[in-house]
């Protein structure tokens, strides 16, 4: 630091995903040790048990018990004195700290900086002054007594540092005066008045019999000043989300007075006033403890608030006060509520969010441990006691850090595993083995520091040291398609599965599973979750808005933001210095301590929009003064569809009246509906009415935009130019607000010619809810009002400045000129273009360039501009505007193709012009279908269908039925065996294959032993027309014999790519020429090759007229636009001509570029993989491939007179022949037979060619046409013609009279017609295929159209490429969501009722120790009662947020479904758009707008 993913490829935009770091984690697999940390994130859910706050006898009364001494004794013990003294009580201090948790809280809660002149402060430190006199009780205790218990009640005794009273002041408080300080005054000084203190005890000494007293001392006590530390209160600034929360507020805001508090204050109350807060976000809702810090990041930021530290809040929930220096109090009290427990049913008890622990919840979080030794805390004079704070240990790889699981040598590269091309490779120096070491481990020995005089250590027999033993006790996890380091085999077969994204898996998976190997980390490794980063993907640092998401439709303008030139002042912003503070920990640096590190100690530094103060004065702000260039005004001109109102004109359409006139008219692609003989259309005259204004007219003008178009008048807004007369910054922008705002639409009233949604009809169509036609209502027009939207677009906010030119055009001004014109300048409006910008397209002084000011808007696609809420509207609807869910894309520009019912050019038997056909008939052949035991298989538009098949009766043959064989019908190898062996095989069995006694009976080499071959057995293996042509080779078809397809270098472009190859000509041709940022080259074209035509020459078996070339086959010549004329750029070439056998490629053939179709073929052959192995192999017999309601394809023969039949007669060429062709001759009507000559072929044979020509006949008919079909009789081939061959003769004599829609071939020796040969082959279903010759035409104007192709261009939403893509309804399934009668719950308020505890106030006739008293009483206090407030509760109507729901709305996704075809090409009616109507649906139509 980046990477993957949109495309065929490219650039950009943009989202998604990954690599990094982190965690209080959890889960999976695994696990040796140590150190240091950390450990209920969920249920602030409920808790058994134990512990977590006590202490002081030196404040006090007492006392169970124990001990000592003495005495008494009934020896049990008792009494006295003394000492110790548990537990309980009075009293003091503590319990408000420490520890836990984060529910609440958006707040002065926290942070930071200040204030307190508005305050408090126990213990501690320090100063001053004191402590005199007196009194009455209550616990404990005793007695009685209630209760199950908890806990009491009554009577009586008693102490104090408990309580009360009196006195008193250097004291405190209050009032007044006073100087200084201060913004503002308390302290100070003076005067007056009021008020109030105290407690003792320890030790020592002395005195005393003792009680006790005196003195000293320590600890306490009272009043008061100061300090330290702690706290209360106030304020500035900072501190989350929602505006779909916009208005909130009645103690509310302020004042006066009072109350209350330690203290200011509506904190509370009475009265008065009507204020206060809010767009700089009040109020409301949601969420949340805050900070130091922590994680990440380069930083800015973003996220977070575990552990540690500070602050706050809370302690079962809610309320309340008491005590106290401090509480409204976690381990205190009272009340209410919920929950749990005890109960004798009367009543009681409890609060782990302390430490352990339990249950529950949860993915998940530890021991009911040891110790007060250390640190710290409470009490105490102290010893000491208490301390789950704390120090330690235990559990957990939860995290970080460290160590180890050995080291060196060791190749027969062992065995074994895996792979293999079978050679080998790899695990791998790895192991074994040898030597060594001992961290760790085990055992033994020693053994701390932590403890500041001695002793005293939970940790701990721990750390550490040392000795011995022995490689011993110790390695896993994830991954290996790309990102991303790491590859093979097998299994599986869109299954099972994987997956973070892209995506893998449908028989050869490096992506699934397993194995081997490898990569990376390592006592861990992965996964999941969450945060930051990458993400410049919210952009302050640091983004954008013409077309990708994004400029408000336009203006006016308050708040706000910003603001021209000069000078002065100031110092708010700004900058600098100093001081204060910014706790510690943390972080960074340095230095130390644990062997290192983690961890930890010390020092320094960093850290604030903070405060105070001193200074600077450029800039901004503020104030003052001035200026004119910004802005505005004035004067003089100018242009204009700028706006509003009134009037008026002509042309045209329609209608009405009248005339002329007659049969149509109108409309369309073609028609029809319609109109018209009741007189239309057409035409002439007259009239009515509404709407719009031809020409001028322009890329022209005006307006802010929407928009504005005849002419005249009235009213009115703005702009420009010139002058430089005035004002003197008066300016720019603008959230909210206000106004204007096309068309459609709405309300009311008019108007209504034409046009015309809806609607009706006619067509079109498969349908036609459309396009086309005939009608036609709303509407379009006017008035008044509403609506407020458009592709309201330049898809480009407004303002200002700056930055090359050139050419038009509108409006002014100036210079020059007779004019025309030219030049200068300002304001508009266009084109082109430099720099620059931009992803590209493009923009380019009218910026999308370079800058400034302000506003608006965007943040992946869909869901959705939708739902809900709010608001506006009469409605339609507008504005504002989500989420769940879902996808990995959606997009922009440009590129190459392909495609278009786009364009241009060109070619082809492509059409046209012709000739002959096919499609109808019969027959043949092939195919489909059907049938069958089987009808073997393949080929499927062109490019399958007389195709593989150049020959299916058996064979072929692959299919079916049945019968056999199993190392096999065939190959190779090894081992064993075999001599009358292998083979032959009469009879016999059998359908055959096969079996088979008898008979006959071998071969090669030999060293004679034998070996080979053969045969038999066995083992490896053979075999397969079984599958996969989508695993392949090879071959082939097709586009297409079309003219194309590419490369190197250069150049252009960010790039895909372009250029070259385009362009102008020309050609059959990317053929050639010219031009040209291209220059060259390759594969194709052409030529070279074969053949035919002419000639020459050579040779000549054969042929014949006998020496010739009409023949054969070799060599060669010839043709090249070479020559002439014209034309063309003078080129390439083209047209014509000459000569020539042949003329512009002379005819034909062979030859098939890069590639396309996963085209065809595993059944021609070869071949990977899979399958099969007494069968899917192999042999045999028979059958089938030949079936037959039917359909198609290719042919043959015909339908006849250009013909049929009969007779006569003429002329070929190519080929083939020894298992062959077969002559003569004879027989047969004939097929053919007999026959045997000749020929291995220019010699012989096949071999008579036929159409043609000559003649005769038939005379238009189902015929003397046609020959199917059938019968009979024969011939031939063959083992065999039944299924199922060909031929012959006789007989029979079907359909068919020229073929619908449609369709094929052919441009010259061609089509057509005619026969002949050959291959295959025993024969043949051949009418096929392939060759050969004979006769021998017609037509081509031309390229509009059909088909195919080429080049250029254009559009594209296609790229599997139009057989493409794609829209909507409907149907089915799944998911989330809106509405909804209802139903149910939470929350916060409100109104009314009731109202506990408690403070305060009132009352207090009841009760009453301290004081007064003249003893009556009083003062004071208490109970009780009443009142205000108030928690909880009840009732009620609303608010708000959820759950659920019959039914219902749309949405998303889904392998396949139904209906159409809306969009992308001119998408077949250009599309899109606002609005309105209509329609199964996409959609259609009207009106206006846009070009995307």
């Nucleotide at each position: 630091a980046g990477a993957g993913u949109u495309u065929g490829a490219u650039c950009c935009u943009g989202g998604c995903u990954c690599a990094g770091g982190a965690u209080g984690a959890a889960c999976g697999c695994u696990a040796g040790c140590g150190g240091u940390g950390u450990g209920c994130u969920u249920a602030a859910u409920g808790c058994a048990u134990g512990c977590a706050a006590g202490u002081c006898g030196a404040a006090c009364g007492g006392c169970a018990g124990u001990c000592u001494u003495a005495a008494a004794u009934u020896c049990g013990u008792u009494u006295a004195a003394g000492a110790c003294g548990a537990g309980a009580g009075u009293g003091g201090c503590g319990a408000a700290c420490g520890g836990g948790u984060g529910a609440g809280u958006a707040a002065c809660a926290c942070g930071u900086u200040g204030g307190u002149g508005a305050c408090c402060u126990g213990c501690c430190c320090u100063g001053g002054a004191g402590a005199g006199g007196g009194g009455g009780a209550c616990a404990a205790c005793c007695a009685u007594u209630g209760g199950a218990a908890a806990c009491g009640a009554u009577g009586g005794c008693u102490a104090a540092u408990a309580c009360c009273c009196c006195g008193g002041a250097u004291g405190u408080c209050a009032g007044c005066u006073u100087a200084a300080u201060u913004a503002g005054a308390a302290a100070g000084a003076g005067c007056u008045g009021a008020c109030u203190a105290a407690a003792g005890u320890u030790u020592c000494a002395g005195a005393g019999a003792a009680a006790u007293c005196u003195g000293a001392u320590g600890c306490g006590c009272u009043c008061u000043g100061g300090g330290a530390g702690g706290g209360g209160c106030c304020a500035g600034c900072g501190u989350c989300c929602c505006a779909u929360c916009a208005g909130c507020u009645a103690g509310u805001u302020g004042g006066u007075g009072a109350g209350g508090u330690a203290a200011a204050g509506g904190c509370u109350c009475a009265c008065c006033a009507a204020g206060g807060c809010a767009a700089a976000g009040a109020c409301g809702g949601g969420u949340a403890g805050g900070g130091g810090g922590c994680g990440u990041g380069a930083g800015a930021g973003c996220g977070u608030g575990a552990c540690c530290c500070c602050c706050c809040a809370c302690a079962c929930u809610g309320g309340u006060a008491c005590u106290g220096a401090c509480a409204c109090a976690c381990g205190g009290a009272c009340c209410a509520g919920a929950u749990a427990c005890c109960u004798a049913c009367g009543g009681g008890u409890a609060g782990c969010a302390g430490c352990a622990g339990c249950a529950a919840g949860g993915a998940a979080u530890a021991u009911u441990g040891c110790g007060c030794a250390a640190u710290g805390g409470g009490c105490g004079a102290a010893a000491g006691c208490c301390u789950g704070a704390c120090g330690c240990a235990g559990c957990a790889a939860c995290a970080c850090c460290g160590c180890g699981u050995g080291a060196a040598g060791g190749a027969a590269g062992a065995a074994g595993g895996c792979c293999u091309u079978c050679g080998g490779g790899u695990c791998g120096u790895a192991a074994a083995c040898u030597u060594c070491u001992u961290u760790u481990c085990u055992g033994g020995g020693g053994g701390a520091a932590g403890a500041g005089a001695a002793a005293g250590g939970a940790c701990g027999g721990u750390a550490c040291c040392u000795c011995a033993g022995g490689a011993a006790u110790a390695a896993g996890g994830u991954c290996c398609g790309g990102c991303u380091a790491a590859c093979u085999a097998c299994g599986u077969g869109c299954c099972a599965g994987c997956a973070g994204c892209c995506g893998c898996g449908g028989u050869a998976a490096a992506a699934c599973g397993u194995a081997g190997g490898g990569a990376c980390c390592a006592a861990g490794c992965g996964u999941u979750a969450u945060c930051c980063g990458g993400a410049a993907u919210u952009a302050c640092u640091g983004g954008g808005c013409g077309u990708a998401a994004a400029g408000c439709g336009c203006g006016u303008g308050c708040a706000g933001g910003c603001g021209g030139u000069c000078g002065a002042a100031u110092a708010a912003g700004u900058c600098a210095g100093a001081c204060g503070u910014g706790a510690a920990a943390g972080c960074u640096c340095c230095c130390g301590g644990c062997u290192c590190a983690a961890c930890u100690g010390g020092g320094a530094g960093a850290g604030g929009c903070c405060g105070u103060u001193u200074g600077a004065a450029a800039c901004u702000g503020u104030u003052c003064g001035a200026c004119u260039u910004g802005a505005g005004a004035g004067u003089g001109g100018u242009a204009g569809a700028g706006g509003a109102g009134a009037g008026u004109a002509g042309a045209a359409u329609u209608c009405c009246c009248g005339g002329u006139g007659u049969a149509g008219u109108g409309g369309u692609g073609a028609a029809a509906u319609g109109c018209g003989u009741a007189g239309a259309u057409a035409u002439c005259g007259g009239g009515a009415g509404g709407a719009a204004u031809a020409c001028c007219a322009g890329a022209g003008g005006c307006g802010a935009a929407g928009g504005c178009g005849g002419c005249u008048c009235u009213c009115u807004g703005g702009a420009c130019c010139a002058c430089a007369u005035c004002u003197g910054a008066c300016g720019c922008u603008c959230a909210g607000a206000c106004g204007c705002g096309a068309a459609a639409g709405c309300u009311a009233g008019g108007g209504g010619a034409g046009a015309g949604a809806a609607c009706g009809g006619g067509a079109u169509u498969a349908g036609a809810a459309a396009c086309c036609c005939c009608g036609g209502u709303a509407u379009u027009c006017c008035u008044a009002g509403c609506c407020g939207u458009a592709a309201a677009c330049g898809a480009u906010g407004u303002c200002a400045a700056c930055u090359a030119g050139g050419c038009g055009u509108g409006g002014g001004a100036g210079a020059u000129g007779u004019a025309a014109a030219u030049c200068u300048u300002c304001c508009g409006u266009g084109c082109u273009g430099c720099a620059g910008c931009a992803a590209a397209c493009g923009c380019g002084a009218u910026a999308a360039g370079u800058u400034g000011a302000c506003c608006g808007c965007c943040u992946g696609g869909g869901g959705a501009g939708u739902a809900c809420g709010g608001u506006c509207g009469c409605a339609a609807g507008g504005c504002u505007a989500a989420a769940a869910c879902u996808c990995a894309a959606a997009g922009g520009a440009a590129u190459u193709g392909a495609c278009g019912g786009g364009g241009a050019c060109c070619c082809g038997c492509a059409c046209a012009a012709g000739c002959a056909g096919c499609g109808g008939a019969g027959c043949g052949u092939g195919u489909g279908g059907u049938u069958u035991a089987a009808u073997u298989c393949g080929a499927g538009g062109c490019u399958a269908c007389g195709c593989g098949a150049a020959g299916a009766a058996c064979c072929u043959u692959a299919c079916c039925a049945g019968g056999g064989c199993u190392u096999g019908a065939c190959a190779u190898a090894u081992g064993c065996g075999u001599a009358g062996u292998a083979g032959u095989g009469a009879a016999g069995c059998g359908a055959a294959a096969g079996c088979g006694a008898a008979u006959c009976g071998a071969c090669c080499c030999u060293u004679c032993g034998g070996g080979g071959a053969g045969c038999g057995c066995a083992u490896a293996c053979a075999g397969g027309u079984g599958c996969u042509g989508c695993a392949u080779g090879g071959c082939u078809g097709u586009c297409g014999u079309c003219a194309g397809c590419u490369c190197g270098u250069g150049u252009c472009g960010u790039g895909a790519g372009a250029u070259g190859u385009u362009c102008g000509g020309u050609u059959a041709a990317g053929u050639c020429c010219g031009g040209u940022a291209a220059c060259g080259a390759g594969c194709g074209c052409a030529a070279c090759c074969c053949u035919c035509a002419u000639c020459g020459u050579u040779a000549g078996u054969u042929a014949c007229a006998a020496g010739u070339g009409u023949c054969u086959a070799g060599c060669g010549a010839g043709a090249c636009u070479g020559c002439c004329c014209g034309u063309g750029a003078u080129a390439a070439g083209c047209g014509g001509g000459a000569g020539g056998a042949a003329g512009g490629u002379g005819g034909g053939g062979a030859u098939g570029a890069c590639g396309u179709c996963a085209a065809g073929u595993c059944a021609g052959c070869a071949u990977g993989g899979c399958c099969u192995u007494u069968a899917u192999g192999u042999c045999c017999u028979g059958g089938g491939c030949u079936a037959c309601a039917c359909a198609c394809a290719c042919g043959c023969u015909a339908c006849a007179a250009u013909g049929g039949a009969c007779g006569g007669u003429a002329c070929a060429a190519u080929g083939g022949g020894u298992a062959g062709c077969c002559a003569a001759g004879u027989c047969g009507c004939g097929a053919g037979a007999c026959g045997g000559a000749g020929c291995c072929a220019a010699u012989c044979c096949c071999c008579c060619a036929a159409a043609g020509c000559c003649g005769u006949u038939c005379u238009c008919a189902g015929u003397u046409c046609g020959g199917a079909u059938u019968g009979c009789a024969g011939g031939c081939u063959g083992c065999a013609a039944c299924u199922c061959g060909c031929c012959u003769g006789c007989a029979u004599g079907a359909a068919g009279u020229c073929g619908g829609a449609g369709u094929u071939g052919c441009u010259a020796g061609u089509a057509a017609c005619c026969g002949c040969g050959c291959g295959u082959c025993a024969g043949c279903c051949a009418c096929a295929g392939u060759g050969c010759g004979g006769u021998g035409a017609a037509u081509a104007c031309g390229u509009u159209c059909c088909c195919g192709g080429g080049u250029c261009u254009u559009g594209u939403a296609c790229a599997c490429a139009c057989c493409g893509c794609c829209c909507g309804u409907c149907a089915c399934g799944u998911c989330a969501u809106g509405g909804a009668a209802g139903u149910u719950g939470g929350c916060a308020a409100c109104g009314c009722c009731u109202g506990a505890a408690g403070u305060c106030g009132g009352u207090g006739a009841g009760c009453u120790a301290a004081c007064c008293u003249a003893a009556c009483g009083g003062a004071g206090g208490c109970a009780g009662c009443c009142g205000c407030c108030c928690a909880a509760g009840g009732c009620g109507g609303g608010g708000u947020c959820g759950g659920u729901a019959a039914c219902u709305g749309g949405g998303a996704c889904g392998a396949a479904g139904u209906c159409g075809u809306a969009a992308c090409a001119a998408g077949g009616u250009a599309g899109c758009u606002g609005u309105a109507g209509c329609g199964g649906a996409a959609g259609c139509u009207g009106c206006g707008g846009c070009u995307g």
The RNA shown here (small-subunit ribosomal RNA) has 1492 nucleotides and comes from Promineifilaceae bacterium (SeqCode). Its Rfam family is "Bacterial small subunit ribosomal RNA". Its family is annotated with structural constituent of ribosome and ribosome in the Gene Ontology. Lineage of the source: Bacteria > Bacillati > Chloroflexota > Promineifilales (SeqCode) > Promineifilaceae (SeqCode). The coordinates come from a structure-prediction model, not an experiment, and the mean pLDDT is 84.